[in-house]
Context: one part of a larger RNA
RNA sequence: GGCACAUGGGGGAUGUCUUGGCGUUAGGAGGCUUUGAAGGGCGCGGAAGGCUGCGAUAAGCCUGGGGUAGCUGUCAAACAAGCGAUGAUCCCGGGAUUCCCGAACUGGCAUGCACUGAAUACAUAGGUGUGUGCAGCGAACGCGGCGAACUGAAACAUCUUAGUAACCGCAGGAAAAGAAAGAAAAAUCGAUUUCCUCAGUAGCGGCGAGCGAACGGGAAAUAGCCCAAACCGUGGUGGUUUCCACCGCGGGGUUGUAGGGCCCGCCACCGGAGUUAUCAAACAGUUGGCUAGCGGAACGAUCUGGAAAGGUCGUCCACAGAGGGUGACAGGCCCGUACGCGAAAGUCGACUGUCUCUGGCGGGUACCCUGAGUAGGUUGAGGCACGUGAAACCUCGACUGAAUCGACGGGGACCAUCCCGUAAGGCUAAAUACUCCCUAACGACCGAUAGUGAACAAGUAGCGCGAGCGAAAGAUGAGAAGAACCCCUGCUAGGGGAGGAAUGUGAACCUGAAACCAUGUGCCU
Numbered sequence: 001g002g003c004a005c006a007u008g009g010g011g012g013a014u015g016u017c018u019u020g021g022c023g024u025u026a027g028g029a030g031g032c033u034u035u036g037a038a039g040g041g042c043g044c045g046g047a048a049g050g051c052u053g054c055g056a057u058a059a060g061c062c063u064g065g066g067g068u069a070g071c072u073g074u075c076a077a078a079c080a081a082g083c084g085a086u087g088a089u090c091c092c093g094g095g096a097u098u099c100c101c102g103a104a105c106u107g108g109c110a111u112g113c114a115c116u117g118a119a120u121a122c123a124u125a126g127g128u129g130u131g132u133g134c135a136g137c138g139a140a141c142g143c144g145g146c147g148a149a150c151u152g153a154a155a156c157a158u159c160u161u162a163g164u165a166a167c168c169g170c171a172g173g174a175a176a177a178g179a180a181a182g183a184a185a186a187a188u189c190g191a192u193u194u195c196c197u198c199a200g201u202a203g204c205g206g207c208g209a210g211c212g213a214a215c216g217g218g219a220a221a222u223a224g225c226c227c228a229a230a231c232c233g234u235g236g237u238g239g240u241u242u243c244c245a246c247c248g249c250g251g252g253g254u255u256g257u258a259g260g261g262c263c264c265g266c267c268a269c270c271g272g273a274g275u276u277a278u279c280a281a282a283c284a285g286u287u288g289g290c291u292a293g294c295g296g297a298a299c300g301a302u303c304u305g306g307a308a309a310g311g312u313c314g315u316c317c318a319c320a321g322a323g324g325g326u327g328a329c330a331g332g333c334c335c336g337u338a339c340g341c342g343a344a345a346g347u348c349g350a351c352u353g354u355c356u357c358u359g360g361c362g363g364g365u366a367c368c369c370u371g372a373g374u375a376g377g378u379u380g381a382g383g384c385a386c387g388u389g390a391a392a393c394c395u396c397g398a399c400u401g402a403a404u405c406g407a408c409g410g411g412g413a414c415c416a417u418c419c420c421g422u423a424a425g426g427c428u429a430a431a432u433a434c435u436c437c438c439u440a441a442c443g444a445c446c447g448a449u450a451g452u453g454a455a456c457a458a459g460u461a462g463c464g465c466g467a468g469c470g471a472a473a474g475a476u477g478a479g480a481a482g483a484a485c486c487c488c489u490g491c492u493a494g495g496g497g498a499g500g501a502a503u504g505u506g507a508a509c510c511u512g513a514a515a516c517c518a519u520g521u522g523c524c525u
Stems, first nucleotide, its partner, number of pairs: 001524009015510001016475002020446002022443007029435002031137002039101003042055003046079001049075003061095006070083003108134009141172001142170004152159001156206001182189002193220005203211002224427003227371001231251009256405001258370004262364006271358004282354010293341003299314005315332002317321001323335003376400008386412001407422005462469002482509001485497004
């Protein structure tokens, strides 16, 4: 020096565990905010700091309910000083307080009304007062505005990625859409939305890459309404000799088999509907959930052991043998579970009643009404699966510009016939999308290099001027019983005894692999 064995050190893999995550299902909730939010700063304890809670009434105050014998949150033990059967701490409902910043406001903007009021007569601008509203935050879902590129086309320009991402605006618990100027081609259907299919079809396409319907069929859910106008009444303004025009309010009226007004006739006060769809609004009662909780069956002996829930023996409950805990594996020890019960207060829903709202039918006439800078056209764009194409249809910019029911629009250039519909006003639940959040349950999901970045003081420490980036880090033991005392020593680290303990669990603490290091013994050189 090598090899082997043994014993250690070192290191923190592996195994076991789980306080934390991930996902799914069902139900709820779907907003908060000038009565000052979200988010922060600074404070508040007998006691220095972090977390939690709270706000100068400051780990809390008042009150209603529940509940029980202990309590003064946690890291984190001890001490101090106190509270509590006159019911504390704790849990739930309601209330009070709630510093400073932050939309952050002694202000701004919008709008209604009243008064006032220039140049300039009326008026207008402006001013004053008063009322109402708005702003900010929030995970995704929604509607709109604006709108890429990488990429694909095996290069690249039309095209694609994609109307995606990003940014901006706005809203709701959903949003959007929505009661045919529709779809069709059968004498058909009958608002919208979503799903399955039709169908990767018809088509579009440097006919490349790719893009990609609809009709029809089947399901989910179903719901329809209100104005404008004609006409009548009423009030006012302006012009005016009668009369006319306009405006406000009330009645009337709302459609395509045209309907309504107008004129004539008939029926009815029944029925229907409703509490944010329709036009509109309030109250009471009953009942069921949610926000604390309560009751809740049935076991002993013995053996091993530090400890019994394990073994053995006997026994019991079960609408409860889900699960968790307890010194090893517990239906009968504890918490629970099945089942049953419970609310002063707040809140959500359902039902009932009071109440409120609302007419219908026929005939006649062809006088009136039925949404105009609209439809349509030309031109330039965009959207439609459809890239300008034979390109209809829808929307927008510019320029133009009808008809008025004997009317008008559409049926994929265009024309005719035929068929379908009634634009240029508005509202509308459900079926659909999503989950920052709450409750319950579940998992051939993870188990500390995994699972959230975060099981721990985690968006912390740290880094960056900043926007922002962003970790590592879990486990003594049943119980601290956390090692009194003695010895070595620098009175430090560490070690040896002793004691405690089930022990080779000693805090750099469960298990404790490998690399690597050492000591002892043996063999070889």
The part of an RNA shown here (large-subunit ribosomal RNA, domain I) has 525 nucleotides and comes from a Pirellulales bacterium. Rfam family: Bacterial large subunit ribosomal RNA. RNAcentral holds the full RNA, with entries from ENA. Its mean pLDDT, the model's own confidence on a scale to 100, is 81.